[in-house]
Molecule: Bacterial RNase P class A
Organism: Candidatus Aminicenantota bacterium
RNA sequence: GGAGUAGGCGAAGUGGUUGCUCCCCCUUCCAAAAAGGAACGAGGAGAGGAAAGUCCGAACUCCGAAGGGCAGGGUGGUCGCUAACAGCGACUCCGAGCGAUCGGAGGAAAGUGCCACAGAAAACAAACCGCUUGGUGAUUUCGAUCGAAGAUCGGUCGCCUGAGUAAGGGUGAAAAGGUGAGGUAAGAGCUCACCGUUCUGGUGGCGACAUCAGAAGCACGGUAAACCCCACCCGGAGCAAGACCAAAUUGGCCCUUGUAGAGACGGCCCGUCUCAUGGGGCGGGUAGGUCGCAGGAAUCCUUGAGCAAUCAAGGGGGCAGAUAAAUAACCACUCCCGCCUUUCGGUGGGAACAGAAUUCGGCUUAUGUCCUGCUCCAGCC
Numbered sequence: 001g002g003a004g005u006a007g008g009c010g011a012a013g014u015g016g017u018u019g020c021u022c023c024c025c026c027u028u029c030c031a032a033a034a035a036g037g038a039a040c041g042a043g044g045a046g047a048g049g050a051a052a053g054u055c056c057g058a059a060c061u062c063c064g065a066a067g068g069g070c071a072g073g074g075u076g077g078u079c080g081c082u083a084a085c086a087g088c089g090a091c092u093c094c095g096a097g098c099g100a101u102c103g104g105a106g107g108a109a110a111g112u113g114c115c116a117c118a119g120a121a122a123a124c125a126a127a128c129c130g131c132u133u134g135g136u137g138a139u140u141u142c143g144a145u146c147g148a149a150g151a152u153c154g155g156u157c158g159c160c161u162g163a164g165u166a167a168g169g170g171u172g173a174a175a176a177g178g179u180g181a182g183g184u185a186a187g188a189g190c191u192c193a194c195c196g197u198u199c200u201g202g203u204g205g206c207g208a209c210a211u212c213a214g215a216a217g218c219a220c221g222g223u224a225a226a227c228c229c230c231a232c233c234c235g236g237a238g239c240a241a242g243a244c245c246a247a248a249u250u251g252g253c254c255c256u257u258g259u260a261g262a263g264a265c266g267g268c269c270c271g272u273c274u275c276a277u278g279g280g281g282c283g284g285g286u287a288g289g290u291c292g293c294a295g296g297a298a299u300c301c302u303u304g305a306g307c308a309a310u311c312a313a314g315g316g317g318g319c320a321g322a323u324a325a326a327u328a329a330c331c332a333c334u335c336c337c338g339c340c341u342u343u344c345g346g347u348g349g350g351a352a353c354a355g356a357a358u359u360c361g362g363c364u365u366a367u368g369u370c371c372u373g374c375u376c377c378a379g380c381c
Stems, first nucleotide, its partner, number of pairs: 001377008012334007020046004025041001027039004048353001052364002055362005060238004072234005077091005092105005106229002111227002113223003128169002130165004134160006142154005177195006196218001197216008242291004252282005261275005299316007335350006
């Protein structure tokens, strides 16, 4: 210098002017019993690392719920951390990479299912090519022997829906332990050595597991994001949760009125009952408002424990709460970066992704700059 890999800080700062939202204070006004409301002014606070996706886990609220089981869903190496988790840390094994580093993880030896295409065969193995062998035929224009014809033996080429063989070829994501030697007609864990595998035992480790010794020729293809088995966990809905205050209008209920109103009973009157009307009261819901809603499993600093995640102790600050939704605009200076310039200085930029809506812990995704550790390669000293 290049290529890579893992991580971190921050998301410019200060001041001024003009606005917006909220809190608090003073004054004035409305109201006046109080609460409250409005306006001027002073002071203070005012988006993020992801506020996002809403993918996990919780807090909180309401509903449900004796206890146990079934069904259903989730998680899955081990140990730890945590309120909890599909999160985090450390470690183990396997895999990828020269490496820094990264990825994966219960059970396929309980049962069932599936394994496309290709291939002979895809799981109670299998014979396409090849190799070997048996039988049989041809060949003397293949060789040897016999004097010749021809015969015998061997070779070569065929045939048999003969037998053996899983070493070799070829197919496939995957082909029934691997390498080498012996052995054999040819071959084969058939035998042996080493490696691997399985089982047993010892030792170390909390554990996953590691390591050592012995035994067994090896019995067991893959797939569980197929059913399934094992272990552990899991009620439902969500701040539009939920609680409180509460108009106008319409309707509801109760009390009363019931008269120059209407109806029923009745031949008529009185009377009784019902309705209407008027008056008074009650209660629920809606609009609207208040709370929930900002002191929290929070955050910052220091010390201690721990490899770490994290935990403990002490201390500090008081930290957005809007509701159609404020958090903005401009100016100056400083800082950072680029360009021009010997310097002074000048000039341009401070970008990207995005934007609170009950809160918190994670994960994932989006995104611009800068910095650091480590690895590999090349060059120079």